Small-subunit ribosomal RNA from an uncultured bacterium, 1452 nucleotides, folded computationally.

RNA sequence: AGAGUUUGAUCAUGGCUCAGAACGAACGCUGGCGGCAUGCCUAACACAUGCAAGUCGAACGAGAUCUUCGGAUCUAGUGGCGCACGGGUGCGUAACGCGUGGGAAUCUGCCCUUGGGUUCGGAAUAACAGUGAGAAAUUACUGCUAAUACCGGAUGAUGUCUUCGGACCAAAGAUUUAUCGCCCAGGGAUGAGCCCGCGUAGGAUUAGGUAGUUGGUGGGGUAAUGGCCUACCAAGCCGACGAUCCUUAGCUGGUCUGAGAGGAUGAUCAGCCACACUGGGACUGAGACACGGCCCAGACUCCUACGGGAGGCAGCAGUGGGGAAUAUUGGACAAUGGGCGAAAGCCUGAUCCAGCAAUGCCGCGUGAGUGAUGAAGGCCUUAGGGUUGUAAAGCUCUUUUACCAGGGAUGAUAAUGACAGUACCUGGAGAAUAAGCUCCGGCUAACUCCGUGCCAGCAGCCGCGGUAAUACAGAGGGUGCGAGCGUUGUCCGGAAUCACUGGGCGUAAAGGGCGCGUAGGCGGCUUGACAAGCGUGCGGUGAAAGCUCGGGGCUCAACCCCGAGUCGGCCGUGCGAACUGUCAGGCUCGAGCACAGUAGAGGCAGAUGGAAUUCCGGGUGUAGCGGUGGAAUGCGUAGAGAUCCGGAAGAACACCGGUGGCGAAGGCGGUCUGCUGGGCUGUGGCUGACGCUGAGGCGCGACAGCGUGGGGAGCAAACAGGAUUAGAUACCCUGGUAGUCCACGCCGUAAACGAUGGGCACUAGAUGCUUGGGGGAGCGACCCCCUGAGUGUCGGCGCUAACGCAUUAAGUGCCCCGCCUGGGGAGUACGGCCGCAAGGCUGAAACUCAAAGGAAUUGACGGGGGCCCGCACAAGCGGUGGAGCAUGUGGUUUAAUUCGACGCAACGCGAAGAACCUUACCAGGGCUUGACAUGCAGGGGAAAUCCUGGGGAAACCCGGGGUGUCCUUCGGGACUCCUGCACAGGUGCUGCAUGGCUGUCGUCAGCUCGUGUCGUGAGAUGUUGGGUUAAGUCCCGCAACGAGCGCAACCCUUGUGACUAGUUGCCAGCGAGUAAAGUCGGGGACUCUAGUCAGACUGCCGGUGCCAAACCGGAGGAAGGUGGGGACGACGUCAAGUCAUCAUGGUCCUUACGUCCUGGGCUACACACGUGCUACAAUGGGCAGGACAGAGGGUUGCCAAGGGGAAACCCGGAGCCAAUCCCAGAAAACUGCCCUCAGUUCGGAUUGUCGUCUGCAACUCGACGGCAUGAAGCUGGAAUCGCUAGUAAUCGCGAAUCAGCUACGUCGCGGUGAAUACGUUCCCGGGCCUUGUACACACCGCCCGUCGCGCCAUGGAAGCUGUGAGUGCCCGAAGUCGGUGUCGCAACCGUAAGGAGCAAGCCGCCGAAGGCAAGCGCAGUGACUGGGGCGAAGUCGUAACAAGGUAACCGU
Repeated sequence: AGAGUUUGAUCAUGGCUCAGAACGAACGCUGGCGGCAUGCCUAACACAUGCAAGUCGAACGAGAUCUUCGGAUCUAGUGGCGCACGGGUGCGUAACGCGUGGGAAUCUGCCCUUGGGUUCGGAAUAACAGUGAGAAAUUACUGCUAAUACCGGAUGAUGUCUUCGGACCAAAGAUUUAUCGCCCAGGGAUGAGCCCGCGUAGGAUUAGGUAGUUGGUGGGGUAAUGGCCUACCAAGCCGACGAUCCUUAGCUGGUCUGAGAGGAUGAUCAGCCACACUGGGACUGAGACACGGCCCAGACUCCUACGGGAGGCAGCAGUGGGGAAUAUUGGACAAUGGGCGAAAGCCUGAUCCAGCAAUGCCGCGUGAGUGAUGAAGGCCUUAGGGUUGUAAAGCUCUUUUACCAGGGAUGAUAAUGACAGUACCUGGAGAAUAAGCUCCGGCUAACUCCGUGCCAGCAGCCGCGGUAAUACAGAGGGUGCGAGCGUUGUCCGGAAUCACUGGGCGUAAAGGGCGCGUAGGCGGCUUGACAAGCGUGCGGUGAAAGCUCGGGGCUCAACCCCGAGUCGGCCGUGCGAACUGUCAGGCUCGAGCACAGUAGAGGCAGAUGGAAUUCCGGGUGUAGCGGUGGAAUGCGUAGAGAUCCGGAAGAACACCGGUGGCGAAGGCGGUCUGCUGGGCUGUGGCUGACGCUGAGGCGCGACAGCGUGGGGAGCAAACAGGAUUAGAUACCCUGGUAGUCCACGCCGUAAACGAUGGGCACUAGAUGCUUGGGGGAGCGACCCCCUGAGUGUCGGCGCUAACGCAUUAAGUGCCCCGCCUGGGGAGUACGGCCGCAAGGCUGAAACUCAAAGGAAUUGACGGGGGCCCGCACAAGCGGUGGAGCAUGUGGUUUAAUUCGACGCAACGCGAAGAACCUUACCAGGGCUUGACAUGCAGGGGAAAUCCUGGGGAAACCCGGGGUGUCCUUCGGGACUCCUGCACAGGUGCUGCAUGGCUGUCGUCAGCUCGUGUCGUGAGAUGUUGGGUUAAGUCCCGCAACGAGCGCAACCCUUGUGACUAGUUGCCAGCGAGUAAAGUCGGGGACUCUAGUCAGACUGCCGGUGCCAAACCGGAGGAAGGUGGGGACGACGUCAAGUCAUCAUGGUCCUUACGUCCUGGGCUACACACGUGCUACAAUGGGCAGGACAGAGGGUUGCCAAGGGGAAACCCGGAGCCAAUCCCAGAAAACUGCCCUCAGUUCGGAUUGUCGUCUGCAACUCGACGGCAUGAAGCUGGAAUCGCUAGUAAUCGCGAAUCAGCUACGUCGCGGUGAAUACGUUCCCGGGCCUUGUACACACCGCCCGUCGCGCCAUGGAAGCUGUGAGUGCCCGAAGUCGGUGUCGCAACCGUAAGGAGCAAGCCGCCGAAGGCAAGCGCAGUGACUGGGGCGAAGUCGUAACAAGGUAACCGU
C1' cells in the first nucleotide's frame, strides 16, 4: 500500500466482497509448563444455607462465673460512636445527570488551631421482679433503679436577633493524677448542598408547548438562593440556533481502530450520578428520605393453632431459571485500609491469597549433533525414476520443563505469614513426560493421484460439480500458524462509499418548473475609535491510572515502579490593531432615481376584417361520390358529388415568417384603439452601499382533468360500424360524444430540457443575425470603422470518463440556495398537509440481487442508407414435384433387419459391386496364450510336407501312417508342437479428450504484422477517400512507410506455328502387287505421335479519363484484353464430419464385448421424403438400308476367323503383355417403307413358363435370353432445380470395383448442337463504406405484461389481545404540615387548685396504590383482501431494443 467482481474488450461511475487490527467472547478439533491479568454482556428473574457491622465495662445500673478477696472475665439492657463508609448493580435518567470552567446565599460529626467555660439542682426510665395476653412474632399492667440518658436554674459574649432600648442561647463526667472527655465561639482542613457559561444521542412521518405556567409583592419553608410552597396582582415564558413529544442511553478519565481527522465503545481500574422486591412517606442524625433501619400500599414467597405474623443476595460464596456463554457454599485478617476503643483488642466475603477456566497477553519446552545402501513402507511415474528424506533407524551428546530428594527466602520495624515448605537454589535418574490445527482455483503462500458424475457436496466474493474436478470426498505431498488453530458474532480500517482534512450534480444518482421576497449567510473605496473575533506573553486549572519518551525491578517479556512529556480544552490577565466585526464620519465605480430616445407575437380589455370549413335556402345538372395498399362501412335518383348565388355559425389567423423578436418560466402571431410591465442606448443631473443570494412563505405556472353557466364550425378520447389479421378490444377507413372555445373558480403536474440554479469578476479569436449609439467618406442608394445589449455557428488554452463545453463555459475564482450517496421493492405503504374529485407534496421498511447505469471501441444484426458482385432475380431452354420401376433415407416390423452421415454442407452418401465370403448384426455349435505379434521357462519333435479313419452342418474333437532338409564346438541353434507365464485381441464407449484427413462459407477478396503517429484505454491509422479492376488489381491522394498470408503469375491440358524424331502411326510423288485393302519396296512432304521452342504483352493506332491507372473502338493475328478448362482454397467459422480407413489419451471386456463355424439378416413393408431411369409419343415408334468418333481396358485376361442355336450363349482356337491383335457393331444423324392420334405398332411395369451363364451353392436373394402377359401413365397442384457456348439439351462409347451382378449409379470420352440476358426494383448469398442498437451464445439475439404453480416478507381489514404516557373525577393508606386538643402527662411556676408546655385523639390540605370515564400512542394477532419479491426448461400474446416493422418517451 491494495485486490476480486458489471464488458467480447475499454475507460470512468458505482455497489458488493476480501486481505489488517481488536474482543469480558462463544462453538469445533487439539492440549505440556509457568508468570501476569480477566471471568452472568442474557432474567434490575426468583432465591435454600452460611457469612458480609459492629464496638466501647475507662459513661451506667444489674446479673452470672472465677477469685490469691485486690479484683478479673463474660453478658442482655440503658447510653456513646459507627451503621450515610466500604461492597454491588446500571433499573431509571437526554438531565446542571455527567465533563469542563466559573460563582455566592450555605452547612460540615470525627481532625487541626485559637479564645473562653465545665456551676447549682431536679424528675424519670429500660434492665430487673411480679401478674397477665398470644401458636408465634410480640406485648399489656404494677413496682424498684443508675448514668457522659432527660429536664430546669445560674453565668453569659468576641455569638444570634434587634424597632439599637434591648432580648436570647451552654456544659458531663470517667479514672486517678496524668490523661481522655463535655460546652460556647472564631479560624482552618475535609466532605457536602445550591447557582451559572459551554459541551454532551436519534427522529420534524413529533410544530407548536406552558396555569405555578413567566414575573412581581406579602408570607411560609430550608443549612442556604429560588414558584421550593402559598395568597394576591400582571400576562407573560419557551420554540426552526428545533421547544414539546417519542425512541434509545448511566456520564467521564479512558478502551479499540485509524497516517491523521474521525468512527465505534464506556467490561475489568479510577471519578461522578442513580438504584436497593415495586410505589409512596417521613423519622433519627453532622450527614439519609437510608442495600443487610422504620411506616404504609402492592405483587410474590414462607410460617400459622386461621386469630395473625415473617421476608427482600443489583454484598461474598452458592441454587434454580434464562442463555451460545461466564468460576469455590475455599483460607486469612499476616499485609494495606476501615469501624469502635485510652489501650490490649474485637469486627471487617473491603482486602490479601489460594481454587476452577488456553478467556487473553507474555515467556519456555516437546531435544541437539552426526547419519546415503538416499533402507523399508506410502504416494506418483513417461517404468528410467522421482518424492516423503537427514526425515527415520544407527552412533555420540545435553537435561530447560516435568519427576524424585535436600536446602529455603523477601513480603515484617520488637512480635505477628493466610499464601506456603511457595518463589528460588543444589543434587539425581533418564530422550526420558509433552503437537496440533487450518489451508493448497483466483484474490492468497501451497499440486498430484484415486473416487464421485449438476449426484453427493463446496462457497467470503467471483464461482466449482453434467466421466479425465489442482474448487466435492479420501490419500500422498506441500503452505501457514503453533499450545494452539479454525469458525461464528461485533466494532474500526481498507471506504475519498457522508468527502472538516477529503466527493459530487449536461449524458453515470443528483439543479427546485419559474419568480418575488422574510429570517439567515456573504458583501465596494476611505478616515478615526473600540477590541468581540484574531495574534502574542504570563498566570490558574486540565485528579490518579492509562498513552508516549527516558530510567529502574521481577533471569527476559508480559507485568510493576520512578521521572519527564502529553492531556488537543476552559478561565483570568497584560499588550497589539493588519484583517473580520461594531460605532461615528466621508466617497462614487456597485445598486437605484431623473431626463431624452429606441425595438418588440410582453400582458389585459374592447372593437373589427377577410380567406377557408361545415350547415341551411335557392338555381344549373346527373350517377355516382367518398375512401384505401386494395376494399368495404358511409353519402346519393326522396337528386348526392360538381358548380353558381344568398344566408348562418364557430374556431383559427395563410403569405410576411426568419437557429427573427418579447417574456422570469409556462408561453406569446390578422388589424385597430385604450390601459399596462420589463429591457436597451445616450447624458452623467440626483441618492450615497441603499447590494447578492435566499430555508420557510407568497405568487405565477403548457396540456389533460374537475365545478357552474354559456358556446359548439372543424377536429376528436370513449363508443359504433367497415376492413386487416391466427386473433386485432390496435395501426387504416366511415361516423361520432365528452373535450377543444368563452366567463368565473379549482387542479399544480410534464422529457416544465440547454436534461446545465442565481450573482459578480477574470481568461485567444473568427464569422453570421437582431436592435441601439458614435465617427469617416459620399449628392445619394450605400460603404468602412468604433462602441453597447441580445441571439447563433466554428474554434484555441483550459476542463472532461469520454462525448463534448469553450467570453451565452461544462475554463479560473468568490458568495448564497437546492439536490445526490448501488439496483429492485417505490415515488409504493403508513402518517400528515393540500384538493370537490382525479390526485399532488412530504416519503420509508421488510425482503431481494452482484449488479444496475454512463461514454466510447470492435464486431454482428436491421422489415436503415449508399456503392458493387454472383444463373441471385429477370430473359430463355430443359427438368423435379403426378406415373411405373431403380436406389438411398425416415418410420414401422424383426431374433437381427450391424454402424455412421441429418438444413444449405445427411438421404445413387461411407458402398469403385452384401447369394457364402465381405459382415461389424442375430440364432445355434465350438476354442481359450487364443485367428495374429514378441519374449521367457520346462518338455517333445529336427523343420516342413503328404496320405488317411471315426463323430459332426461345418468349425472342431478323438486318432493312424509315410517321406524326411540346413548349421554345429554334438551341449545345442534356426524352425516347429505341447504345457505354463508375460501378453495378444475388441468395427466396445468417448470426434465434446485428440492427430491426420475432409466438407462449408468460398476461388468470396479478403486476413494480418513491424516501425511510426493518434487515443488515458479498448483500439484507430495503414486497409479509409477519388477513380479503376475478375481481384486489397492498379493509379492518384493521404501520418503514414514498408512487409507477410491470400489475388494474379509460375504447373498441367487444349487452341496456331516452327524445329527435331519416324514405328506398331501416315501415304503426296516413284516402283511392285491384289477382287479389294499402305499389302510390299520405299518416302518425312501431309495427318498423327511426343519432345523442345515460338506466340499475347493493352505491345501498336484513335478516343475517353484534369494526370495516371484504366476503359471503349480498331489494326494485325490461330488466339485479344485472366483465350477455354484443370490443379491450386488466406486468417478463420460451424465443439461441422470421421475413434468403423489409419493413428491415438482415457475408460470398459478377458473360457468373452476376443476368435472360429453353419444358417439367417443387412434385400422385411401400411406408409413418407430425396436422387435417378423409362415414359406418356408423330421433332415419334417399328422395320430395312447404312456413314462418321474419341478415350480407355486386356495373360487365373481381351478373345478374332469359322461353326451351332431363335437368342442369351456354346464349340473353337488364330492373334495380342498391345499406336501392331482383341473388346468393337458407335448411336443419334441420313435414306426408304409402314403406323395417323388411339391407352395405340405409344409405354413397358407385373406375372406365367422355358432357357443361358457365373459360382462349392442363385430358396430366402443374381444377371441375361425366348415366348406369353401387357399395369400405371395422355406433360404433372402448391412449390422447386440446373444451365450464359461447344454451354444447355440430346446421342451413344469406355473404365474402375468385379467369379457373377441389382450400374438406371459414379468417373471419363467423343457425336449432334441451341435459346436468352432489357436490366439490378424485388427474392437468396456475398464484398466495401456509413448509420442505429438495450445484441456479443451476437436477430434462430434480446426482452415485456397478464394468467397458472411453489416459497417468502409486507400493506389494508370487522375486530381481538397486550402495553405506555397523560387528563378529569371518585376513594384515600402511611406521613409531614396546619387547626383543635374536652381526654392524657414526671421535670418549670405554684402550698394547692391551676397555669405554661408536651401530647394521644379528632378535623383539614396534600397525598401512593386502587376505581370510574372519554380519548391518545405503540406492539402482537386477524376471516378476507391488495400489490411485491424470488423460483433450469408452464400458458397467452409481441409492447420495447434496428425506421423493432404504427419512431420512442414524459405528464394527464
Record summary: The coordinates come from a structure-prediction model, not an experiment, and the mean pLDDT is 86. Rfam family: Bacterial small subunit ribosomal RNA.